[in-house]
RNA sequence: ACGUUAUCACGAAAGGCAGAGGGAUUAGACCCAUUGAAGCCUUGGCAACCCUUUGCAAAGCAAAUGCUGAAUUUAUUUCAGCAUCUUUUUAAAAGAAGGUGCUACAUUCUACAAGCUUUAGGCUUGAAAGAUAACAG
Numbered sequence: 001a002c003g004u005u006a007u008c009a010c011g012a013a014a015g016g017c018a019g020a021g022g023g024a025u026u027a028g029a030c031c032c033a034u035u036g037a038a039g040c041c042u043u044g045g046c047a048a049c050c051c052u053u054u055g056c057a058a059a060g061c062a063a064a065u066g067c068u069g070a071a072u073u074u075a076u077u078u079c080a081g082c083a084u085c086u087u088u089u090u091a092a093a094a095g096a097a098g099g100u101g102c103u104a105c106a107u108u109c110u111a112c113a114a115g116c117u118u119u120a121g122g123c124u125u126g127a128a129a130g131a132u133a134a135c136a137g
Base pairs, nucleotide, nucleotide: 003135004134005133006132007131008130013043014042015041016040017039021032022031023030026111027110028109029108044103045102046101049099050098051095052094053093054092057089058087059086060085065083066082067081068080069079070078071077107129112126113125114124115123116122117121
């Protein structure tokens, strides 16, 4: 790189270097930008995917622990059930040390398909594409 799953709601900027582009790609539109774009660095922040804690429910006795019951050779043995035990499950709540990510507006709109309305077009849904995270190889 490719693949699977989830989300694409909200939120969060200052400084330095740099110097013309940027909003993923193609086309059109729209918008931002010399009152300084991209990029890089520093500091801060946002968020809560991974993560931490608690925990409803569910499942399981595979290892350990505990409780109860049964058996017997009465041994700190075996079996069964249960949970205060365990979990690639899980409603929910709290947190922010760490790994990512993000920090104009918005996945900006249209393009492909379907439906509605109508013939200028508009609206809704979905797909595709993309972004991010986690996982797998």